[in-house]
RNA sequence: CUCGUUCAAGGGCAAAGCCAUCGAAAGAUGGCGACGCAAAGCUUCCGGCCUGACCGCUCGCAAGAGCGAAGGUAGCGGAGUUGCCGGU
Numbered sequence: 001c002u003c004g005u006u007c008a009a010g011g012g013c014a015a016a017g018c019c020a021u022c023g024a025a026a027g028a029u030g031g032c033g034a035c036g037c038a039a040a041g042c043u044u045c046c047g048g049c050c051u052g053a054c055c056g057c058u059c060g061c062a063a064g065a066g067c068g069a070a071g072g073u074a075g076c077g078g079a080g081u082u083g084c085c086g087g088u
Base pairs, nucleotide, nucleotide: 004088012037013036017032018031019030020029021028022027035075041081042080043079045078046077047076048073049072050071051070055068056067057066058065059064
C1' cells in the first nucleotide's frame, strides 16, 4: 500500500414533500419530515451537470438565440483536508 476478515456498540447527517424567508433563476436558509449515507464532515482546485437576471461577445431588421463571465450543485465524480468505535 492492496485485499479479505465485516459484523457490532454509542451515536451522527438528513432525500422527497410541506410551511416560512431569500434569490431573476438554479438553488439556499430555518422548522416539520426520513429516501438514504461509513465521511451524505469541511473546501469549487479539476471534470460533469444545472441557472442564465445584470454585464461582454457572436448571429439576427427585430423578436430572440448561442457562447462567455457570474451564480449553483460537496447527496455527480475526482482531489485536498479533518474525524468516531471494534478486531485480525